Annotation: Predicted 3D model of a 75-nucleotide RNA (transfer RNA) from Hydrothermarchaeales archaeon (SeqCode). The coordinates come from a structure-prediction model, not an experiment, and the mean pLDDT is 80. It matches the Rfam family "tRNA". The family's RNA type in Rfam is transfer RNA. The source organism's lineage runs through Archaea, Methanobacteriati, Candidatus Hydrothermarchaeota, Hydrothermarchaeia (SeqCode) and Hydrothermarchaeales (SeqCode).
[in-house]
């Protein structure tokens, strides 16, 4: 240069082929309560997230362009 795959709470991670009961899953962290002599462990309850920008379409995390970035390969 060229081609590939990826970007979703603090931190990892599902969902994306097949667009919708998704006001998004789950783990780990935070908080607050239970439990306990107390801690820890374990239980309930809660706050947090779809890179940005644009078209598609009733409806976009998902489909398309374009921009950012990050990895792997060729040269």
């Nucleotide at each position: 240069g060229g081609g590939g795959c990826c970007g979703u709470a603090g931190g990892g991670u599902a969902g994306c082929u097949u667009g919708g009961u998704c006001g998004a899953u789950c783990c780990u962290c935070c908080u607050a309560g239970g439990u306990u002599a107390g801690g820890g462990a374990c239980c309930u309850a809660g706050a947090g997230a779809c890179c940005c920008g644009a078209g598609u379409u009733c409806g976009a995390a998902u489909c398309u362009c374009g921009g950012c970035g990050g990895c792997c390969c060729c040269a």